[in-house]
Context: one part of a larger RNA
RNA sequence: AUUGAACGCUGGCGGCGUGGCUAAAGCAUGCAAGUCGAACGAACCCGCAAGGGUGAGUGGCGAAAGGGUCAGUAACACGAUCGAACGUGCCCCGAGGUGGGGGAUAGCGGCGGGAAACUGCCGGUAAUACCCCAUGAUCUCUCCGGAGCAAAGGUUUACCGCCUUGGGAUCGGCGAUCGUCCUAUCAGCUAGUUGGCGGGGUAACGGCCCACCAAGGCUAUGACGGGUAGCAGGUGUGAGAGCACGACCUGCGACAUCGAAACUGAGACACUGUUCGGACUCCUACGGGAGGCUGCAGCGACGAAUCUUCCGCAAUGGGCGCAAGCCUGACGGAGCGACGCCGCGUGUGGGAUGAAGCGCCUUCGGCGUGUAAACCACUGUCAGGGGACGGAACCAAUGAUUGUCUCCAAAGGAAGGGGCGACUAACUCUGUGCCAGCAGUCGCGGUAAGACAGAGGCCCCGAGCGUUAAUC
Repeated sequence: AUUGAACGCUGGCGGCGUGGCUAAAGCAUGCAAGUCGAACGAACCCGCAAGGGUGAGUGGCGAAAGGGUCAGUAACACGAUCGAACGUGCCCCGAGGUGGGGGAUAGCGGCGGGAAACUGCCGGUAAUACCCCAUGAUCUCUCCGGAGCAAAGGUUUACCGCCUUGGGAUCGGCGAUCGUCCUAUCAGCUAGUUGGCGGGGUAACGGCCCACCAAGGCUAUGACGGGUAGCAGGUGUGAGAGCACGACCUGCGACAUCGAAACUGAGACACUGUUCGGACUCCUACGGGAGGCUGCAGCGACGAAUCUUCCGCAAUGGGCGCAAGCCUGACGGAGCGACGCCGCGUGUGGGAUGAAGCGCCUUCGGCGUGUAAACCACUGUCAGGGGACGGAACCAAUGAUUGUCUCCAAAGGAAGGGGCGACUAACUCUGUGCCAGCAGUCGCGGUAAGACAGAGGCCCCGAGCGUUAAUC
């Protein structure tokens, strides 16, 4: 000098930040991912009708983002610089197409099973769900002869879509070189191991996987093992070199009760999806089921220690939708905490009977606190109350929260902490008597203690001041 701090004493206001560092131990409750009726058929409601509305189900898009955490990881995880054998929904640009037909199924109706979770049989229905045929290229394969592959409609008169294909943009997968902590009281490690041929697999290269063949590969420039650790931009300190760190914010990675697996999909091996196994918790009619806060709040536990079960989608952004709009604990805000930084205030001017009190000296009269107070005059920052405007971007409407200006009242509501032997700014008295105690170091205290305790005075900082811990 600094801190995500804690503790002690004290505490007026505001702005901006910041706040579970410990148990990646466990969680009650609510919310955190929906949306589209302009894809679809029923049902219900309003209506004479036209039409409008609700919304379970099918279908589409989204749910792989956003949000959290740092357990694991010493690794191509990250950082820097390059690369070739790849994919990319939505978006942009270009070319072409959008013909014909079919069978189901949920919802629904009927009949059941079960405590529940849920589920069975029969009947029957729609689609932008599913299937077939056609057409079919600059697409795919090719032995260059040829072979193969698509589509979906909807509201309405203009759009939104659908299919194939080329390019782009963006995002991602993969490879290489260099860099990246401690340990030799870890010296040898390795069998898909190292390479080849052929295949499988993948969007793609590759022992990624497999059969066969060869016997290689790494290592004192530290392999292998052990310990520790998310990495970086950066942060702290320092003149710098360096040393230490990686909270908040941003990028990347990894994880989602522990372990394993695949499905769907443009994208996952998927935090609030599925399946299986383990531990744990809960429900049960004992047959069987349900769950996963390392989302936002919140609970208990742990701990020296860390907040509201708040308001709003008004703004920004995201998802869906032609749109209106809906959803959004992202976000915007407020609340709590002097946790940090910054700003402001606790009044200003006058005022000496230099009052009282207290303390000190003492020649008994002085000195200090001290213009300090009282008292007189004044001002109006903050806090309190009222009004106007902004924030609102878009014809209008739209503000959860808050800012600016202005008016009113009124000195009122607002000062403490540590220290005073030297280092180190600041001194006397009384008490105590190696006791009680102090202490960062040196050291004080055994009867005149400037070092203990109290008082008066003084010094430093000030809504803070000290202590402890930690880094330089």
Annotation: The part of an RNA shown here (small-subunit ribosomal RNA, 5' domain) has 472 nucleotides and comes from an uncultured bacterium. Rfam family: Bacterial small subunit ribosomal RNA. Rfam links the family to the GO terms ribosome and structural constituent of ribosome. The prediction has a mean pLDDT of 84. The full RNA is in RNAcentral, with records from ENA and SILVA.